[in-house]
Context: one part of a larger RNA
């Protein structure tokens, strides 16, 4: 370690439970809010976080009812209360009700600052508190009242009324999309739909006909059925789609204008007319009324207005029958016995299941207060008729036309009819309008005024009910402090989480342990494995105990067989039967999906539990099954009822009962046609219809999951980034020397040249600061963009902060399509939205039958589809229908063949014609070894060649075979359109491809099984179960491994067990031919000569460089020389001979087998092991093995025939025997089961004597499954039959949750650095405390704004945060801390922007904007120093010294009281506020140094005040002085400017005024005036010293109030601060406004204003802490970002860079 068993742990499923949701019914309600709403903030309890309630009168406070004995909400404890003099609790009507919100007195970053006025309180008096009261619009009514006489605008006062919100609902209007459909798309269609706006109601809208229409009908709307998916309508496509009419709910009609008439106002002018306007009278209608004139009645009948009586309801409630024993048992509601009540057996609780316990339930009965229905009595308010008819009236920019367009079902269309933007423009009853163009005729009906219930729609709420709706991953998102927590800048998005027990009886006490966690006992309960992590307690996952196997073995992890091992049981026993393990050994590559094809090395899944996908609705088509049938069936409603239901009614309508024809229309016929005929379609046979299942469709998301997008007349976003206003800041130090000036030279005068001052620059160099150039490091970092190192810019087009503005088809962009919140070729959030996806994926029990496709053909069509073909299922014909064989017959032009055409094409012959010579005036000629048409000859070739030409297939007859219905029609449902491979013919390719396309034939596909090792397509063979039976194929018989022998031959290469041209004296066989006993072949020995060095050629050439010739002689034989070799000779050697040797030796051809040729990448070319007269191989023979095939023997299903038995509604159904045949199977067709919830009805089911559930299992079943029993659990479930269905998971990079695994591994986040010692503690590297060591120190110090919000201090604590550890902490609990007239903020003031009375503009919402207002990043504005706290503030308290503004008292002074005005308010005018960049230079402070000086300390020394060495040597604000320095003339008078005035300003003119330079304009200085740094004068601090109260103490000593002393000088450097809002200089020309200073002017006015001494008042908000960081902003206790100030010392130019003071730290292994 596996396998099994027990026992835990973790984990939460699953059962069983419900307080909570969810649909509906029946009533009710349909609103609240200025009398302040909806909805919040913050309060509010003795204790109090959350939730509830409440509102400073606060978990309440008055009263009136009701109910009764307790009570102080959820929620307990602990104090403390109230209540029978009625408490708490319920219900009705009242008080209080703090801010914010329509919010409304002004503002505003909602829950806040700030006022006025009235009145109260409280102050000597301001302060200071309360009370009420003051927003706009609009309507009426009053006052006043511009320009402009009257009026009007305007103002003002009263009074009434609106504003907001509310349910994502419902209505009606205005604006109005797109994703989609159409397989594109633009009309069209989604859709008048979504979304925003605007309003009103409890319903709203429509509404009494200028109406439908065609019946000479109907009779306001509305809504329901039906006409009807009709009629239309439509790129006549998709789609879209009525009305008459008929059945029903429910019903209700009215008013006005105008003719006339009266009054009454106004205007006209020809003064009595008329015009207009007001009220009252009449009148209101289409068989046309009215007026008008006659004439007649005063009464009926209505009412939808008003007011509201009895009753009756609702908001609290009373009343309410009947039960005991025994028996289990923790407990009776069981179980059993014996009884009872029922107008109540609804329903919940009680310790299990309760009619009779307990609430209740039937039925009855109740209200002091409110509210509602109610509708009698009354009030109001409408109502007529006949006659006459001359005259009047009967709704105007209106009907209507025309142009554009929109609504109507109706897309311009013949297009009526309705609206209407522009442009015209009628008629009044003899008139008008319509009947789908228009016209006649006929008919209906009176527009251009208005009102109107009832039936209908919808549900935020409220009662009451109900469910074949859920039961904590269901059901709302939300059973619980949920729109909670959390996420996001906002808009928005949005979770998890329910149970002890009957009662807490919630473990007294005792023990471990660190008084921790957590644990044993004990104790309680029926149970504690029910212990607050609490019912059951399943899995995955993690142990523990025991039994077997495992360390020589290679494993889809099972199957099969099976030894030994260990247990149980029975039996004396042997041994048997059962459980566990499993050595060993045969076979055996997971599942899913997608594919031609998968173990693939293709795809999908860590592993479990739990959800997770063809539903539903209408309408058709078909089928099954039932009702009634020449008929069937109701809709809507309506009636009765035990009321979501069930019964009756209800024939409107609808299908069928006849067709034909475009139709008119006729009709068993009809159409064509003049008719006949004929021919089409019907007629004869002929059944339908309405339910219910069930298959399929089409319209809905329609099996589920899944885009990228598009569209919103919807929102959010400029805290990041762009640009852009407004106001603020910030750039260390060093270099360069531009213009221009001045002074010199020079020039006629200019230029021009040198010096000095000068200090210009998108100017150098270089920090802070900004930026990023290369690298490297980093890449599950530190870090969703950094770090190091380099590097660019660094007074400018710089850089930065606060406010502020622009945004989604738009913005900003010095432009990259860059940026717009870690997102940008169109942001985010929300909606349309379940978009669409001819695309992938995934889609859940079981068995049974039968079974495909991967083609055509069209296709914007090639991976979709549509129709065919193949499949299944029903039903039908019933014909020898189909297949298969056999005869007969017919057609054809492949294969083959051939060369007759058609063409290719080699050779020869022969031969026109061309070339070449020659000849040749020309015409000819001649010769020719080139070239060569035809024509012959031989021999060839063809997919597009045929004189010919099979088999095979293919048609079509026939048939006595064979085979049985496979044929063939209808009808219903599909799948299928990627196929591979082999063999065969081809084509394309290279007669490559595991290539490609096509024919055919097979197989795999969708096929197991045997064979080729292994291997979908290849060989054998089609697997319904079972079998320790039998035969065989394919291939096999040495072993591995089941099965062999025999005869006769080949290789030798391990050939067999990979390959070609080629090669080769391998071998064996079959053959030719030669040589040989006259001696061969081969060996050995000798000879191999002579002319000759052959001639020639050549420097040479002798057998051997070439040419030429190759004779001759001696010989046995020897070449005028095969070959080597020389410079040429020589040399060797061969051919040839002789001898020796003795028997065969060469040459070639074919045949079998065998060799070389033969190089790839981890080791392998029989599968292995071996194999050699075989275990190769060839031939012949004669056994045997082999499979799921056959066969034998049984068993199970299907079908078909027969036959029998039962039901039968007389179609049929279902059952038993016997028989024949079948039963591989993917998409896919059709049967037939099994489980899961729920419901109904039985079972006088089953259960605390233990039910689901959960673990185990004997057993049974053809599967899905069922289960007896055991142990858990502790209350509910089964069986049948039947119904309804959120009904069955392994997969979807599915959701959700829990648990593994990687792995005890990466990692602990800047390499500034850490050591000891003590000390505390249960425990120290980590806390503390000390020393020593190290690091920053233009910081890694120190203040401070933003931003956090209690992190601060203190004491405890140690579970979780803290990367380790903790005693510690910025964690957690407790308490505790933040003091202001003069800081900063409101109260002052305005910028950019933003609001905005009136107005303008817009369909609405809304926008702009004028007065006005709000709005600091700016302007104004009064405080210093020092001390204190054993913790936490401090310019705030304390102390000292000042200051501002108000109030009040005295006391000086001054001005002024009726206008010659003192002061104050309002307005108004001037003035000042008041501004830029860059620069040089003065004075000066700050700071440092340095030295004296004070104190201490050290050391030397015989000593010392010396020397060293450390500290210290400081000082604010007021008041006062008025310095360096800046600045500026003053006085008088006049005026058309300063929107009016004006003594102010402003303009003219004029006067006066030292001293110096220059001729002079001028320039400087001084005086005055204003201004101003600084020094200087006054107190307090102070190193140290010297007292020492008192605590503490390890007795060494430490701490230390309180009181006294005490230096405190000078020189030197020297800021970027101050003077200074200065000065110079440039050009780019550099906020407003209040304070304040003046002047006017209108009010109000009798007091005011100063100085000096006093008193006294100053409210509101901030104020802790962190702040370059562990408290901001980056998901963290992140190497990343943060504006502004200070910022010492050596050395330096320096804020460099290095060292180092103060003071922080060492970076949480």
């Nucleotide at each position: 370690g596996g396998c099994a068993a027990a026992c835990g742990g973790u984990g939460a499923a699953u059962g069983c439970c419900u307080u909570g949701g969810u649909g509906c019914c029946a009533a009710g309600a349909g609103g609240c809010g200025a009398u302040g709403a909806a909805g919040g903030a913050c309060g509010u309890g003795g204790u109090a976080g959350g939730c509830u309630g409440c509102g400073a009168u606060a978990a309440g406070c008055u009263c009136c009812g009701g109910u009764u004995a307790g009570c102080g909400g959820c929620g307990a404890g602990c104090a403390c209360g109230c209540u029978u003099u009625g408490a708490c609790c319920c219900g009705g009507a009242g008080a209080u009700c703090u801010c914010c919100g329509a919010a409304u007195g002004g503002g505003g970053c909602a829950a806040c600052c700030c006022a006025g006025u009235c009145g109260a309180g409280g102050u000597a008096a301001u302060a200071c508190u309360c009370g009420a009261u003051u927003a706009u619009c609009g309507c009426c009514g009053g006052a006043u009242g511009a320009a402009u006489u009257c009026a009007u605008a305007g103002u003002c006062c009263g009074g009434c009324g609106a504003u907001g919100c509310g349910a994502c609902a419902c209505c009606c209007g205005g604006u109005g999309a797109a994703g989609u459909g159409a397989a594109a798309c633009a009309u069209c269609u989604c859709a008048g739909u979504a979304a925003c706006c605007g309003g009103u109601g409890g319903a709203a809208a429509a509404g009494a006909a200028g109406a439908a229409g065609a019946a000479a009908u109907u009779g306001a709307u509305u809504c329901c059925g039906u006409c009807a998916g009709u009629a239309g309508u439509g790129g006549c496509g998709a789609g879209c789609g009525a009305a008459c009419g008929c059945g029903g709910a429910a019903c209700a009609g009215c008013c006005c204008a105008a003719a006339c008439c009266a009054g009454g106002g106004u205007g006209a002018c020809u003064u009595g007319u008329c015009a207009u306007c007001c009220u009252g009278g009449g009148g209101u209608u289409g068989a046309g009324g009215g007026a008008c004139c006659g004439u007649g009645a005063u009464a009926u009948g209505g009412u939808a207005u008003c007011a509201g009586a009895a009753g009756c309801g609702c908001u609290a409630g009373a009343c309410g029958a009947a039960c005991g024993g025994c028996a289990u048992g923790g407990a009776a509601c069981u179980g059993c016995c014996g009884g009872c009540c029922a107008u109540a057996g609804a329903g919940g609780g009680u310790g299990a299941u309760a009619g009779a316990c307990c609430c209740g339930u039937a039925g009855u009965c109740g209200a002091a207060a409110g509210c509602g229905c109610g509708g009698a009595a009354g009030a109001g308010c409408c109502u007529a008729g006949c006659g006459g008819c001359a005259u009047c009236c009967c709704a105007a920019g209106u009907a209507g036309a025309g142009c554009g367009g929109u609504g109507c079902a109706c897309g311009u269309g013949a297009a009526a009819c309705a609206c209407u933007g522009c442009u015209u423009g009628a008629a009044u009853c003899c008139g008008c309008c319509c009947g789908g163009a228009c016209c006649a005729c006929c008919g209906g009906g009176c527009a251009a005024g208005g009102c109107u219930a009832a039936a209908u729609a919808c549900u935020c709420c409220u009662u009451g009910g109900c469910g074949a709706c859920c039961g904590a991953u269901a059901g709302u998102g939300a059973a619980c402090u949920a729109g909670u927590a959390c996420c996001g800048c906002g808009a928005g998005g949005g979770a998890a989480a329910g149970g002890u027990g009957a009662a807490a009886a919630g473990c007294a006490c005792c023990c471990c342990u660190u008084u921790g966690a957590g644990g044993g006992g004990a104790a309680u309960g029926a149970a504690a494995u029910a212990g607050u992590a609490c019912c059951u307690g399943c899995a995955a996952c993690c142990g523990u105990u025991u039994g077997c196997c495992u360390a020589c073995a290679a494993u889809g992890u099972g199957u099969u067989g099976g030894a030994g091992c260990u247990c149980g049981g029975a039996g004396c026993a042997a041994u048997c039967c059962g459980a566990g393990u499993g050595a060993c050994a045969g076979c055996c590559u997971g599942c899913c999906u997608u594919u031609u094809g998968c173990a693939u090395a293709a795809u999908g899944a860590g592993u479990c539990u739990g959800c997770g996908a063809g539903u539903u609705a209408u309408u058709g088509c078909c089928a099954g099954u039932g009702g009634c049938a020449a008929g069937c069936c109701u809709a809507a409603g309506c009636c009765g009822u035990u009321c979501u239901g069930c019964g009756g009614c209800g024939g409107a309508g609808g299908c069928g009962g006849a067709g034909c024809g475009a139709a008119a229309g006729c009709g068993a016929g009809u159409c064509c046609g003049a008719a006949c005929a004929g021919g089409g379609c019907g007629c004869c046979c002929a059944a339908g219809u309405c339910g219910c299942u069930g298959g399929c469709a089409a319209c809905a998301g329609a099996c589920c999951c899944g885009a990228a997008g598009c569209g919103g007349a919807g929102g959010u976003g400029a805290u990041c980034u762009a640009c852009u206003c407004u106001u603020g800041g910030c750039c260390a130090g060093g270099g360069u020397g531009a213009a221009a000036g001045c002074c010199g030279g020079u020039u006629a005068a200019c230029a021009c040249c040198g010096g000095c001052u000068g200090g210009a620059g998108g100017c150098c160099c270089g920090a802070a600061c900004g930026g990023c150039u290369c690298a490297a490091u980093g890449u599950u970092g530190a870090a969703a963009a950094a770090u190091u190192g380099u590097c660019c810019g660094a007074u400018g087009a710089g850089c930065u902060g606060a406010g502020a503005g622009u945004a989604g088809g738009a913005g900003c962009g010095a432009a990259a399509g860059a940026c717009u919140a870690a997102u940008c070729a169109a942001a985010c959030c929300c909606c349309g939205u379940g978009a669409u996806a001819g695309c992938u994926g995934g889609u859940u029990c079981u068995c049974c039958u039968c079974g495909a496709a991967a083609u055509a053909g069209c296709u914007u069509g090639a991976g979709g589809g549509c129709u065919a073909g193949c499949g299944u299922c029903g039903u039908g014909u019933a014909a020898c229908u189909a297949g298969c064989g056999c005869c007969c017959g017919c057609a054809g032009g492949u294969a083959g063949a051939g060369c007759a055409c058609u063409g290719a094409a080699u050779g020869g012959a022969c031969u026109a014609g061309c070339g070449g010579c020659c000849c040749c005036a020309c015409c000819a000629g001649g010769c020719u070894a080139g070239c060569g048409a035809a024509c012959c000859c031989a021999a060839u070739c063809a997919a597009a060649c045929u004189c010919c030409g099979a088999a095979u297939g293919g048609c079509g007859g026939g048939u006595u075979g064979c085979c049985g219905u496979a044929c063939c029609a209808c009808g219903g449902c599909a799948g299928u359109c990627a196929g591979a491979c082999g063999g065969u013919g081809g084509g394309g390719g290279a007669u490559a491809a595991g290539c490609u396309u096509c024919a055919u034939c097979g197989u795999c596909a969708a096929g197991a099984g045997g064979g080729c090792a292994a291997c979908a397509g290849c060989c054998c063979a089609g697997a319904u179960c079972g079998u320790c039976g039998g035969c065989u194929a394919a291939g096999g018989u040495c072993c591995c491994a089941a099965a062999u022998c025999c005869a006769g031959g080949u290789u030798a290469a391990g050939u067999g067990g990979a390959a070609a041209a080629g090669g080769a004296u391998g071998u064996g066989g079959a053959g030719u031919u030669g040589c040989u006993a006259a001696g061969a072949c081969a060996g050995u020995g000798g000879g191999g000569a002579u002319g000759u060095u052959g001639g020639c050629u050549u420097a040479g050439a002798g057998g051997c460089a070439g040419c030429c010739a190759u004779c001759a002689u001696u010989u046995a034989a020897a070449c005028a020389g095969u070959g080597c070799g020389u410079a040429a000779c020589a040399g060797c050697u061969g051919a040839c001979c002789c001898a020796u040797c003795g028997a065969g030796c060469g040459a070639u051809u074919c045949c079998g087998c065998g060799c070389c040729g033969a190089a790839a990448a981890u080791g392998a070319a029989c599968g292995g092991g071996a194999c050699u007269u075989a275990a190769a191989u060839c031939u012949g023979g004669a056994a045997c093995c082999g499979a799921a095939g056959c066969c034998a023997c049984g068993g199970c299903a299907g079908u078909c025939a027969g036959u029998c038995c039962g039901a039968u509604a007389c179609g049929u159904c279902g059952g038993g025997c016997u028989g024949g045949c079948u039963g591989g199977g993917u998409a896919g067709a059709g049967g037939a089961g099994c489980g899961u919830u729920c419901c109904a009805u039985g079972c006088a089911g089953c259960g605390u004597c233990g039910a689901a559930g959960g673990g185990g299992a004997a057993g049974g079943g053809g599967a899905a499954c069922c289960g007896a029993c055991c142990c858990u659990g502790g209350a509910g479930c089964g069986c049948a039959u039947g119904g309804a269905a959120g009904u069955g998971a392994g997969a979807a990079u599915g959701c959700a949750g829990a648990c593994a695994u990687g792995a005890g591994u990466a990692g602990c986040g800047a390499u500034a650095a850490a050591g000891c010692a003590c000390g505390u503690u249960a425990a120290a590297a980590u806390c503390g405390u000390g020393c020593u060591c190290g690091c920053c120190g233009u910081a890694a110090g120190c203040c401070u704004a933003a931003g956090g919000u209690u992190u601060c201090c203190u004491g405890g604590g140690g579970a979780a945060g803290g990367u380790u550890c903790g005693u510690c902490c910025u964690c957690c609990c407790a308490g505790g801390g933040u003091u202001a007239g003069u800081c900063g903020g409101a109260a002052g003031c305005u910028a950019a922007g933003c609001c905005g009375a009136g107005g303008u503009c817009g369909u609405a919402a809304g926008a702009c904007g004028u007065a006005g207002g709000c709005g600091a990043u700016g302007c104004a504005c009064a405080g210093c120093c020092g001390g204190u706290u054993c913790a936490a503030u401090a310019u705030u308290c304390c102390g000292g010294c000042a200051c501002c503004a108000c109030c009040u008292u005295a006391g000086g002074g001054g001005c002024g009281u009726u206008a010659c005005c003192a002061a104050c308010a309002g307005c108004g005018g001037a003035g000042u506020g008041a501004c830029g960049g860059a620069g040089u230079a003065a004075g000066u402070u700050a700071a440092u140094g340095c030295a004296g000086c004070g104190c201490g300390g050290u050391g030397u020394u015989g000593a010392a005040c010396g020397u060293c060495c450390g500290c210290g040597u400081c000082u604010a604000a007021a008041g006062c002085c008025g310095u360096a320095g800046g600045a500026g003339a003053u006085c008088c008078a006049c005026c058309a400017g300063g929107c009016a005035a004006a003594u102010c300003c402003g303009g003219u003119g004029g006067g006066u005024g030292g001293c110096u330079c220059g001729c002079a304009a001028g320039a400087g200085c001084a005086a005055c005036u204003c201004u101003g740094a600084a020094c200087g004068c006054u107190g307090g601090g102070g190193a140290c010293c010297c007292u020492g109260a008192g605590a503490c103490c390890u007795c060494g000593g430490u701490c230390g109030a309180u009181g006294g002393g005490g230096a405190u000088u000078g020189c030197a450097u020297g800021a970027u601060a101050c003077u200074a809002g200065a000065c110079u200089u440039c050009c780019u020309a550099g906020a407003a406004a209040a304070a304040c200073u003046u002047c006017g002017u209108u009010g109000u006015g009798a007091g005011c204003c100063u100085c000096u001494a006093g008193g006294g008042u100053g409210a509101c908000c901030g104020u802790a802490c962190c702040g370059c960081a562990a408290a901001c902003c980056g998901a963290c206790a992140c190497a990343g970002g943060u504006a502004g100030g200070c910022g010492g010392g050596u050395c330096g130019a320096a804020u460099a860079g290095a060292c180092u003071c103060a003071g922080g730290c060492g970076c949480g292994c």